[in-house]
The RNA shown here (small-subunit ribosomal RNA) has 1454 nucleotides and comes from an uncultured bacterium. Rfam family: Bacterial small subunit ribosomal RNA.
C1' cells in the first nucleotide's frame, strides 16, 4: 500500500464485495505438555441444601458438662469450689468486605473550583472523671398457641437508664442571663469514660465546562422564578410553609419520546477520529416489586425493621415463615460461560489487653485449547530414484531421501530418588508441588482450511443447470484446475476452519480530507430578521492568541530503559507520558472591545440619456366570424384519398353597410427592460429600477441572509361580466386488426374582464449572491471624451454576443457574463429502485402543495467520450436492383425434389436469400446405411501367440429362400517369415451420437472494394490520424491537398481461352495453280484453310476539347481489336456456433452372441393433399408430308461398330474400319424449297389406357428404358404475385458428355447453328460502398423495451373495531410512618407530701396533614391483532396491445 466488479471497449461517478487487526465469544473437524490470564454479554427468572459476621467473662447477672470434696440405699443426691458451653443484659461491628448493571440523559459521571457542614475508631494539645436513685432481661412460678412466638407474676446485676453538683472552653440569649457531662475495671501499670479545642481520614452540599439519537417533540413551567415571616437541617436552598410580586427556561434546541450506568481506559486507526466500557480500579445507583422511617458517628441499611403487593413454602386453617444482582450448587432461558473443593499459610478486615475467634474478602487447587506465550511429535545417513498410488503422449513423470536400511539423541511424557522459597522465633491449604539426579525406549504425541479471478497451490475420475459451490464477480446443459473423490500442492499448526460483532480499507459525512453546468446536488425570484463576514490610519485595553511559572492530571495501562522466573507470555521497580482543567506573570503583530480620524466600499445631490419596466384611462385599423341587402348559380368545404358538414329555403364566390370580442402584421433584430415569472398597436396620467457625465455632502452607513415577509408562466377553483377566433371533454366521419388517437367536421367548460385564491413547472444559462485579480481579437446596444478631413479615426463606462490564451475538467465544454487564482455568507448531495409515496404536522374551498421516511429488493443505476451496428436521418455512389425491354414461372398434364401424411421400413442429411431435378454424374438385386426374418461371434477386414494339418483354384451333387451345411471330382503347385484350421486373449467393426469439441474442404455476404500493419503525432483512455478532403475511377483506380510517412492483405497486372498478324511445322489436315479420279482419290505442293508451338499486337501511346498546367474524362484518327477488347481461372481481413463426424481425418462417450458381420425379401418408387425446380403444350411466326444445306465439342477396346441384308420400328443379322485430325458414334436441328391442314380441343396438345413387341441384366410383380398398333385426358397463353435477361446476351434450335449392363435425364455439364428488342433515367423497391447524424442497441432493430390483466410469493399503508404498554389530569379510598394536636387510659427514677395521692415529663390511643399500592372517569401516546382493501417488490420461457430509444414512424419531455 490496494484489489474485483456497470462497458464490445474506455474514462469518470459510485455503490456492494475482499484482502488485515481485534473478541468475556460460539458452532463443525481435530487434539501431546506446561505457564500466565479469562470464564451467564440471555432472564435485575425463580431457588432446594450448606456456608458468606460476627466478637468481647479485661462491662454485667446468671450458669450446663466435667473435675476436686461430702454424704449414699450404689441407682445416685447434696452444697461449697474450680471451670466454663450456652442464652440473656451490655459495648463495638453488622453502612465495610463481597454481588449486579435494573433504573438514571442526571451536578449521575469526568474535569477543575467553592463555601455554609458532620466525621466513630486513630494522633495531638487541655480540662475532668463528683454525690445519689430508681429499674429490667436472663432466672424462677403460672398461663396462651400446631407452630412462629407470646402473656402475667416474683428475684437480680452492670461501662444498661436516671436525677443532683461542678464547667477551662462549648453552646443560646432580648446581652440582663441561661443551659448542658462523665463509668468503670485492675495485676497500679495502664486501658478505659466525659467536656472542648486542632489535625488525619472519610463524607454531605454548591457551581464553570464537558457527557447518545430524534423537530414527523415548539412550545415548557405554579413551589413554578424572586422575596419576606415562619419552620427544617450537621450544613446552603423553595428543602417545606404563609403571604407578595410575575416571574423562570427555550431554536446555543427547552419540554417529551427513545436509548444508555458514567469514568481510567479497551478494540482499531498513520492521524484525527470511529466503536466499545468484560476481566483490574475510581464514583454512582440497586438488593423480590413499591412506600417508610427506626437505630447509629455513618444507613432510609444485600445476609435490619414496620407496611403494601405478586410469588413461594408451613399449618392443627386460628396464624405464621421466605427473598443467593454473597461463594458453590439447582431449573429456566439460551449458539453459549466452571466445584454443592481446601485452608485461613500468606495479604487484609471485625471483635478482644491477649490468647484467640469469625471471615466463599483472599490465598490455593478442580474444569474449559477460551486466549496470549513457550516446548514437543526426533536428529543424521540413505538412489535400486524400492513397492504401492496418481498422471501419462506408454518413453516416462511424480509422490520422493520422504520410507525401509543404518547411526545417534531422550526435550515432553512415564518410572524411580532427593527436594524448596513463599516463613523474621512458631504457624505451609498448596505439596511429596516447583526444581535437581538417575533409568528405559524413537518410544506415548497432528491435523485444519484451501488450490477459476481476487489470493499462494493443477491434473485424473465421477456427474450432466441434476447433486451441489458461492465472500463479491459468478461455476454445473458430456471434455467443469470452481460441484464429489482421489492423486498431487499451498497456507497456518495444538490448532484450523466457519459464523457474529467492531474499527480499518471507505477520501463511502471529507476538522485533517470531497462535492453541486451533464453523473446525486443551486431554494422560481426578490425585500429583509436573528446570525456569520467585514474598507484605511492612530490609540486604550488585553478576551481570543503566544510565551515563562505554580497547582491538578489517582493507581494499573500504553511507551521507554532496567530487574524477576531457563526464554516468552506475565511479574517488578524507575521514567517518560497523561495532547486536559485551574491560576499567575509577562507579550501586543493579527482577531475582537473601546476612543479619534479618513474617502477608496456604500449612500445622496446636480446635469443628461435609453428602454415592449409596472398600473390606469382613451383611441386606431387590418383580420377572422356573424347579421342586413345586392349580384348571381350549383356546387362548396375538406382529405393521402374520403366522408360526416354547408347548400336551390339560393351555399361558396363578390360588394356594401352594421354588430362583436380578441390579438396587434411590416417594423423585429443572439436588439431593449425587468429580481425572476415575464413584457410589443397609438396616446395621455402616475410610477420603479438603470446608465453616463460632474465631483458638492455623508462617513463604513457594507456583504450574505436560517427563519419571515412578497412576487411568482400555463391549468385549475370561487363570485359576477363577457365571449369573435381557438379549443380539453363530448359528438360524428374517416384510418385501422382495433383507434376511446393521429386526420376531417362540428363542439362546451376554458382562453378575455374585475375581485379573491392556488405557489406549481425542463420557474433553465438544468450554473447562488457578493468582492478582487489573471492574454486578446471581432461583432452589437446606450452614454460620455478626444482628433480632425463632417464622417471617419482613436479612447472610456455600461450592457449583449461569437472566437479563443493561460488555467480548469472525467470528457464534453468554460474561459474578464467563468465553469480559472482566491475570500465572505446562504441552499443543497451521499448507490438505484421502493418514493417525492406512506403516516403525522402546516397550508388550501377543492384539486392538490410543502415537510418527508421504513420494511423490502438489485449489482448495480449513472455521467461523458469510442468503436461498430441500426434508422420508416441527411449527402454522395455503384448493381439486370427499379424503370425500358424480351421470354417465363404461378393456371393444365407429366417428370423431379421436398413438406405432409401413411407404413413393419417407407435409411440419413440439407431448411429464408445462401433447403427443395440439393448430397445422388444412374435405388429392379448389389448400392443400402432402414424394414421383418434365418445365421455367425477373435468376427467380413488387420496385427500378434500357440498348436495342429498341409495347400490353393475350378467343376458339377444333394438339404435350404440364401447365408451355410454335406458330399463327388478335376487340375495345378513346393513358395514355409505363407495358406488353411482349432484355441486363448489383447483386439478388430460400427453410415451408433456430439459438425455446439475439431481438421479438411464448401457455401455465402461479394469479384463487393474493402482489412490491416510499422514507425510518428493527437488524446488520462477507448482511440483517432495515415484510410478523412477537392477531384476520378470498374476499383483504398490514380492526381492533388493534409501530421503524417511507408508498408501488408485484396483491386489491377501475370495465367488459360476466343479474336488479327508474323513465324515454325505439315500428317491422318488443307488444294491456288499443274497432272488424275466417281470422289483430294492419287501425285504434287504447303501458298491457303486448321492444326499446335513460339512470337508480335492496345499503352489513353497519337490528335483536339474540358479540367488546377494533374489524374481523369469526352471527342477523333489508325488499327483485326479501344479505353478492363470478349469469357474464364483467381473470392482480402472477417460474418452466419452457416453446411459436412453419411466422402475423408479426427478428441470425448456409447456399443461388442450385436448399434459389429453375412443371407434372402420387402422398403428408400407409398397417395387425400401442398410446395419448389423443369420439361411438353395450348398453336398458323404452327403440325404434318417430301426433297435439300451448314456446324462446334466430344466418346469409342468387356468399346464405337461402317458398308450389306431382314423388320413398319424398337431392333436383329453382319462384321470392314479404328486405341483414332485417319475408322465409328453421326442424321445436325432450327434453316431454305415444294406441298397439305385453315382456327376447329383441330392434322393443336400428347397424358392416360388396352394389346403386341424390342433390348439389358441371375432377374424388369413390386419398381427399367425404348417400339408398334389403337385410345386421345387437361389444356384456348394463365389471379394475386413472381423469375432471368444489357449482344454474339435473351430468345429459340439441335448436337456431345460423365455416371452407367439397363435406365425413370425433361436433370446435369458441354458445344456450336440463327440471333433480336431496350436502357429516358436514379424518385422508388432489394442489396452494397464512402462520409455525416441521432441512439436507452453492442446476443447489435428478428435489438430494445413499457403498463394493464392473468398465476405465486414477500414486506407495507389503510380499515369497523379489538387486545395490551407507557403517561397526563380529576376525584375516591387511604396502610405503615415522621409530624402536628390531643391524651378521661398507662408510667419505677425528679419535685411535693408521713402516707394516700398530686405535680412535671413520658407513653399506648385518639383525631389531623402528608402518604404507596389499588378504585373510578377522562385524555394523550406508542404497540399487537384485524374481514376487507390499496398500492409496491419478486417471479426462464403466460395474456393484450407498442408508449419510450432512429425524425421510434404524431419529435421527446416538464
Nucleotide at each position: 500500500a490496494g484489489a474485483g466488479u456497470u462497458u464490445g471497449a474506455u474514462c469518470c461517478u459510485g455503490g456492494c464485495u475482499c484482502a488485515g487487526a481485534a473478541c468475556g465469544a460460539a458452532c463443525g473437524c481435530u487434539g501431546g505438555c506446561g505457564g500466565c490470564a479469562g470464564g451467564c454479554c440471555u432472564a435485575a427468572c425463580a431457588c432446594a441444601u450448606g456456608c458468606a459476621a460476627g466478637u468481647c467473662g479485661a462491662a454485667c447477672g446468671u450458669g450446663a458438662a466435667g473435675c476436686c470434696a461430702c454424704c449414699u440405699u450404689c441407682g445416685g443426691g447434696u452444697g461449697g469450689g474450680u471451670g466454663g458451653a450456652a442464652a440473656g443484659u451490655g459495648g463495638c461491628a453488622g453502612a465495610c468486605g463481597g454481588g449486579u448493571g435494573a433504573g438514571u440523559a442526571a451536578c449521575g459521571c469526568g474535569u477543575g473550583g467553592g463555601a455554609a457542614c458532620g466525621u466513630g475508631c486513630c494522633c495531638u494539645u487541655c480540662g475532668g472523671u463528683u454525690c445519689g436513685g430508681g429499674a429490667u432481661a436472663a432466672c424462677c412460678c403460672a398461663g396462651g398457641g400446631a407452630a412462629a412466638c407470646u402473656u402475667g407474676g416474683g428475684c437480680u446485676a452492670a461501662c444498661a437508664c436516671c436525677g443532683g453538683a461542678u464547667a477551662c472552653g462549648c453552646c443560646c440569649u432580648u446581652c440582663g442571663g441561661g443551659g448542658g457531662a462523665a463509668a468503670a475495671a485492675u495485676u497500679u501499670a495502664u486501658u478505659g469514660c466525659c467536656g472542648a479545642a486542632g489535625g488525619a481520614u472519610c463524607g454531605g452540599c454548591c457551581c464553570g465546562c464537558g457527557u447518545c439519537g430524534g423537530a414527523u417533540u415548539a412550545g415548557c413551567u405554579u413551589g413554578u422564578u424572586g422575596g419576606u415571616g415562619g419552620g427544617g437541617u450537621a450544613a446552603a436552598a423553595g428543602c417545606c410553609u404563609a403571604c407578595c410580586a410575575a416571574g423562570g427556561c427555550g431554536a446555543c434546541g427547552a419540554u417529551c419520546c427513545g436509548u444508555a450506568g458514567c469514568u481510567g481506559g479497551u478494540c482499531u486507526g498513520a492521524g484525527a477520529g470511529g466503536a466499545u466500557g468484560a476481566u483490574c480500579a475510581g464514583c454512582c445507583a440497586c438488593a423480590c416489586u413499591g412506600g417508610g422511617a427506626c437505630u447509629g458517628a455513618g444507613a432510609c441499611a444485600c445476609g435490619g425493621c414496620c407496611c403494601a403487593g405478586a410469588c413461594u413454602c408451613c399449618u392443627a386453617c386460628g396464624g405464621g415463615a421466605g427473598g443467593c444482582a454473597g461463594c458453590a450448587g439447582u431449573g429456566g432461558g439460551g449458539a453459549a460461560u466452571a466445584u454443592u473443593g481446601g485452608a485461613c499459610a500468606a495479604u487484609g478486615g471485625g471483635c478482644g489487653c491477649a490468647a484467640g475467634c469469625c471471615u466463599g474478602a483472599u490465598c490455593c487447587a478442580g474444569c474449559c485449547a477460551u486466549g496470549c506465550c513457550g516446548c514437543g511429535u526426533g536428529g543424521g545417513u540413505g538412489a535400486a530414484g524400492a513397492a504401492g498410488g496418481c498422471c501419462u503422449u506408454a518413453g516416462g513423470g511424480u509422490u520422493g531421501u520422504a520410507a525401509a536400511u543404518c547411526c545417534c539423541u531422550u526435550u515432553c511424557a512415564g518410572c524411580g530418588g532427593g527436594g524448596a522459597a513463599g516463613a523474621u522465633a512458631a504457624u505451609g491449604a498448596c505439596g511429596g508441588u516447583a526444581c535437581c539426579c538417575g533409568c528405559a525406549g524413537a518410544a506415548g504425541a497432528a491435523g485444519c482450511c484451501c488450490c477459476g479471478g481476487c489470493u499462494a497451490a493443477c491434473u485424473c475420475c465421477g456427474u450432466g443447470c441434476c447433486a451441489g459451490c458461492a465472500g463479491c464477480c459468478g461455476c454445473g446443459g458430456u471434455a467443469a484446475u470452481a460441484c464429489g473423490g482421489a492423486g498431487g500442492g499451498g497456507g497456518c499448526u495444538a490448532g484450523c476452519g466457519u459464523u457474529g460483532u467492531u474499527c480499518g480499507g471507505a477520501a463511502u459525512u471529507a476538522c485533517u480530507g470531497g462535492g453541486c453546468g451533464u453523473a446525486a446536488a443551486g431554494c422560481g425570484c426578490g425585500c429583509g430578521u436573528a446570525g456569520g463576514c467585514g474598507g484605511a490610519c492612530c490609540u486604550g485595553c488585553a478576551a481570543g492568541u503566544c510565551g515563562g511559572g505554580g497547582g491538578u492530571g489517582a493507581a494499573a495501562g500504553c511507551c521507554c530503559g532496567a530487574g524477576g522466573c531457563u526464554c516468552a507470555a506475565c511479574c517488578u521497580c524507575g521514567g517518560a507520558a497523561c495532547u486536559g482543567c485551574c491560576u499567575u506573570c509577562g507579550a501586543u503583530a493579527c482577531u475582537g472591545c473601546g476612543g479619534g480620524u479618513c474617502u477608496u466600499g456604500a449612500g445622496u445631490c446636480c446635469g443628461g440619456g435609453a428602454g415592449a419596466g409596472g398600473u390606469g384611462a382613451g383611441u386606431g385599423g387590418a383580420a377572422u366570424u356573424c347579421c342586413u341587402a345586392g349580384u348571381g348559380u350549383a356546387g362548396a368545404g375538406g382529405u393521402g384519398a374520403a366522408a360526416u358538414u354547408c347548400g336551390u329555403a339560393g351555399a361558396u364566390a363578390u360588394u356594401a353597410g352594421g354588430a362583436a370580442g380578441a390579438a396587434c402584421a411590416c417594423c423585429a433584430g443572439u436588439g431593449g427592460c425587468g429580481a425572476a415569472g415575464g413584457c410589443g398597436g397609438c396616446u395621455c396620467a402616475c410610477u420603479g429600477g438603470c446608465c453616463c457625465g460632474g465631483u458638492a455632502c455623508u462617513g463604513a452607513c457594507g456583504c450574505u441572509g436560517a427563519g419571515g415577509c412578497g412576487c411568482g408562466a400555463a391549468a385549475g377553483c370561487g363570485u359576477g361580466g363577457g365571449g369573435a377566433g381557438c379549443a380539453a371533454a363530448c359528438a360524428g366521419g374517416a384510418u385501422u386488426a382495433g383507434a376511446u388517437a393521429c386526420c376531417c367536421u362540428g363542439g362546451u367548460a376554458g382562453u378575455c374582464c374585475a375581485c379573491g385564491c392556488c405557489g406549481u413547472a425542463a420557474a433553465c444559462g438544468a450554473u447562488g449572491g457578493g468582492u478582487g485579480c489573471u492574454a486578446g481579437c471581432c461583432g452589437u446596444c446606450g452614454g460620455g471624451g478626444a482628433g480632425c478631413u463632417u464622417g471617419c479615426u482613436c479612447u472610456u463606462c455600461g450592457g449583449u454576443g461569437g472566437c479563443g490564451c493561460a488555467g480548469c475538467u472525467a470528457a464534453c465544454g468554460c474561459g474578464u457574463u467563468a465553469a480559472g487564482c482566491a475570500c465572505c455568507c446562504c441552499g443543497c448531495c451521499u448507490g438505484g429502485g421502493g418514493a417525492g409515496u406512506a403516516c403525522g404536522g402546516u397550508c388550501g374551498c377543492a384539486a392538490g402543495a410543502u415537510u418527508a421516511a421504513a420494511a423490502c429488493u438489485c449489482a448495480a443505476a449513472g455521467g461523458a467520450a469510442u468503436u461498430g451496428a441500426c434508422g420508416g436521418g441527411g449527402g454522395c455512389c455503384c448493381g439486370c436492383a427499379c424503370a425500358a425491354g424480351c421470354g417465363g414461372u404461378g393456371g393444365a398434364g407429366c417428370a423431379u425434389g421436398u413438406g405432409g401424411u401413411u407404413u413393419a421400413a417407407u435409411u440419413c442429411g440439407a431448411g429464408g436469400c445462401a433447403a427443395c431435378g440439393c448430397g445422388a454424374a444412374g435405388a429392379a438385386c448389389c448400392u443400402u446405411a432402414c424394414c421383418a426374418g434365418c445365421c455367425c461371434u477373435u468376427g467380413a477386414c488387420a496385427u500378434c501367440c500357440c498348436g495342429a494339418u498341409u495347400u490353393g483354384a475350378g467343376g458339377a451333387c444333394c438339404a435350404g429362400a440364401g447365408a451355410u451345411g454335406g458330399a463327388c471330382u478335376u487340375c495345378u503347385u513346393u513358395c514355409u517369415u505363407g495358406g488353411u484350421c482349432g484355441g486363448a486373449g489383447a483386439c478388430a467393426g460400427g453410415u451408433g451420437c456430439u459438425g455446439c469439441a475439431u481438421g479438411g474442404c464448401u457455401g455465402u455476404c461479394g469479384u463487393c472494394a474493402g482489412c490491416u500493419c510499422g514507425u510518428g503525432u493527437c488524446g488520462u483512455g477507448a482511440g483517432a490520424u495515415g484510410u478523412u478532403g477537392g477531384g476520378u475511377u470498374a476499383a483504398g483506380u490514380c492526381c492533388c491537398g493534409c501530421a503524417a510517412c511507408g508498408a501488408g492483405c485484396g483491386c489491377a497486372a501475370c495465367c488459360c481461352u476466343c479474336g488479327c498478324c508474323a513465324u515454325u511445322a505439315g500428317u491422318u489436315g488443307c488444294c491456288a495453280g499443274c497432272a488424275u479420279u466417281a470422289a483430294g482419290u492419287u501425285g504434287g505442293g504447303c501458298a491457303c484453310u486448321c492444326u499446335a508451338g513460339u512470337g508480335g499486337g492496345a499503352c489513353u501511346g497519337c490528335c483536339g476539347g474540358u479540367g488546377a498546367u494533374a489524374a481523369a474524362c469526352c471527342g477523333g484518327a489508325g488499327g483485326a481489336a479501344g479505353g478492363u477488347g470478349g469469357g474464364g481461372a483467381u473470392g482480402a481481413c472477417g460474418u452466419c456456433a452457416a453446411g459436412u463426424c453419411c466422402u475423408c481425418a479426427u478428441g470425448g462417450c456409447c456399443u461388442u452372441u450385436a448399434u459389429g458381420u453375412c443371407c434372402a425379401g420387402g422398403g428408400c418408387u407409398a397417395c387425400a393433399c401442398a410446395c419448389g425446380u423443369g420439361c411438353u403444350a395450348c398453336a398458323a411466326u404452327g403440325g404434318c408430308c417430301g426433297g435439300u444445306a451448314c456446324a462446334a465439342a466430344g466418346g469409342g477396346c468387356u468399346g464405337c461398330g461402317a458398308a450389306g441384308g431382314c423388320g413398319c420400328g424398337a431392333g436383329c443379322c453382319g462384321g470392314a474400319g479404328c486405341c483414332a485430325a485417319u475408322c465409328c458414334c453421326a442424321a445436325a436441328a432450327a434453316g431454305c424449297c415444294g406441298g397439305u391442314c385453315u382456327c376447329a380441343g383441330u392434322u393443336c396438345g400428347g397424358a392416360u389406357u388396352g394389346c403386341a413387341g424390342u433390348c439389358u441384366g441371375c432377374a424388369a410383380c413390386u419398381c427399367g428404358a425404348c417400339u408398334g398398333c389403337a385410345u386421345g385426358a387437361a389444356g384456348g397463353u394463365g389471379g394475386a404475385a413472381u423469375c432471368g435477361c444489357u449482344a454474339g446476351u435473351a430468345a429459340u434450335c439441335g448436337c456431345g458428355g460423365a455416371u452407367c449392363a439397363g435406365c425413370c435425364a425433361c436433370g446435369c455439364c458441354g458445344u456450336g447453328g440463327u440471333g433480336a428488342a431496350u436502357a429516358c433515367g436514379u424518385u422508388c423497391c432489394c442489396g452494397g460502398g464512402c462520409c455525416u447524424u441521432g441512439u436507452a442497441c453492442a446476443c447489435a432493430c428478428c435489438g430494445c423495451c413499457c403498463g394493464u390483466c392473468a398465476c405465486a410469493u414477500c414486506a407495507c399503508g389503510a380499515a369497523a373495531g379489538u387486545c395490551g404498554g407507557c403517561u397526563g389530569u380529576a376525584c375516591c379510598c387511604g396502610a405503615a410512618g415522621u409530624c402536628g394536636u390531643u391524651g378521661a387510659c398507662c408510667c419505677a427514677a425528679c419535685c411535693c407530701g408521713c402516707a394516700a395521692g398530686g405535680g412535671a415529663g413520658g407513653g399506648a390511643g385518639a383525631c389531623g396533614c402528608c402518604g404507596a399500592a389499588g378504585g373510578u372517569g377522562u385524555g394523550g401516546u406508542c404497540g399487537g391483532c384485524g374481514a376487507u382493501u390499496g398500492g409496491g417488490g419478486u417471479g426462464a420461457a403466460g395474456u393484450c396491445g407498442u408508449a419510450a430509444c432512429a425524425a421510434g414512424g404524431u419529435a421527446a419531455c416538464c